[in-house]
Context: one part of a larger RNA
RNA sequence: AAGUAACGACAAUGCGAGUGAAAAACUCGCACGCCGGAAGACCAAGGGUUCCUGUCCAACGCUAAUCGGGACAGGGUUAGUCGGCCCCUAAGGCGAGGGCGAAAGCCGUAGUCGAUGGGAAACAGGUUAAUAUUCCUGUACUUUUUGGUACUGCGAUGAGGGGACGGAGAAGGCUAGGCCAGCGCGGCGUUGGUUGUGCGCGUUUAAGGUGGUAGGCUGGGAUCUUAGGCAAAUCCGGGAUCCCAAGGCCGAGAACUGAUGACGAGUGCCCAUGUGGCGCGAAGUGGUUGAUGCCAUGCUUCCAGGAAAAGCCUCUAAGCUUCAGGUAUCAAGGAACCGUACUCGAAACCGACACAGGUGGUCAGGUAGAGAAUACCAAGGCGCUU
Numbered sequence: 001a002a003g004u005a006a007c008g009a010c011a012a013u014g015c016g017a018g019u020g021a022a023a024a025a026c027u028c029g030c031a032c033g034c035c036g037g038a039a040g041a042c043c044a045a046g047g048g049u050u051c052c053u054g055u056c057c058a059a060c061g062c063u064a065a066u067c068g069g070g071a072c073a074g075g076g077u078u079a080g081u082c083g084g085c086c087c088c089u090a091a092g093g094c095g096a097g098g099g100c101g102a103a104a105g106c107c108g109u110a111g112u113c114g115a116u117g118g119g120a121a122a123c124a125g126g127u128u129a130a131u132a133u134u135c136c137u138g139u140a141c142u143u144u145u146u147g148g149u150a151c152u153g154c155g156a157u158g159a160g161g162g163g164a165c166g167g168a169g170a171a172g173g174c175u176a177g178g179c180c181a182g183c184g185c186g187g188c189g190u191u192g193g194u195u196g197u198g199c200g201c202g203u204u205u206a207a208g209g210u211g212g213u214a215g216g217c218u219g220g221g222a223u224c225u226u227a228g229g230c231a232a233a234u235c236c237g238g239g240a241u242c243c244c245a246a247g248g249c250c251g252a253g254a255a256c257u258g259a260u261g262a263c264g265a266g267u268g269c270c271c272a273u274g275u276g277g278c279g280c281g282a283a284g285u286g287g288u289u290g291a292u293g294c295c296a297u298g299c300u301u302c303c304a305g306g307a308a309a310a311g312c313c314u315c316u317a318a319g320c321u322u323c324a325g326g327u328a329u330c331a332a333g334g335a336a337c338c339g340u341a342c343u344c345g346a347a348a349c350c351g352a353c354a355c356a357g358g359u360g361g362u363c364a365g366g367u368a369g370a371g372a373a374u375a376c377c378a379a380g381g382c383g384c385u386u
Stems, first nucleotide, its partner, number of pairs: 013031006032383004040363004046343002050341001051075006060068002080141002082339003086119003092113003098107003122139005142335011153320002158315004166302004172295003177289005182203005188196001204262002208257003215250004219244008228236002263284001266280005303306001349358002365377004
């Protein structure tokens, strides 16, 4: 220079009460404003205690601070079903023997690892200051061990089936959600009107079970035979004959049940100290619209022809056949370990910062609209720390 520039989006604040040494900024209340395909809600990654409570204000916060993602202390993360671990494999890694190399080592068979993929099973309500598909209540489901009973050809690291998959497009059946009516409860307005075709609020309920619908796919069964499936096979594949015309597989949703339960506008009592505690509890129906969600890994079509393996089912080999094993049912047990707080279009991650930048996925209300555009709103969250 100069008490100058600046104080990091022009979404916006105002008033009252409280606390306090002190209040534009903290808390509460009432108005106002902003976002609302987000500036709301939930995950993955990353971070690692930032979460909750109490106390504190030196430093940090571009100002003050009683406040804070700051300091100090205490507390907080509960699982057979969510995710991992586990079983399985992809790209790729390692690699017994082996090949090559002077060596270090390189390559690679059998194998063994390796998810971003495949593989069993849980929902609704309640609860904490802070966790909940984890705790509690209610109602379920899966797998496995042992034992009982009944029936019985079991048996794999082998064989076959299945798992099992692309792009685009169209139509159908549904559902979530929305809207309207009906129903229940409560107001009738200090300002012109408001007993009316009026106003406000509510009208919510899962997994599972029963049964197998809209629809999609496929002819089905028996007997005989068989150079294939590295051996075998009653299985798969090839062939022949006969019988039948409906059998099998997949499959949303609705209905009933779950539920004489829960929830529920509101209301009673208590401490009158906070969104506090304990109770009671109405209606809880119909229509319409309707998805980008489900049926659907479906159907049609196209060429660029769109993972693998295990779990699962069937078959036999060795073997065992009073056993063991298998199937059904009942009973009693098991289901360990790790993650779980909080943030996540951000002040908590990546950007040296509480940085106008960047960051994968899910949810998707109302009115107008073709629309996830846009405008204004709901739930919810904020007014961007001078």
This is a predicted structure of a 386-nucleotide part of an RNA (large-subunit ribosomal RNA, domain III) from a Bacteroidota bacterium. Its Rfam family is "Bacterial large subunit ribosomal RNA". Its family is annotated with structural constituent of ribosome and ribosome in the Gene Ontology. The source organism's lineage runs through Bacteria, Pseudomonadati and Bacteroidota. Model confidence (mean pLDDT): 85 of 100.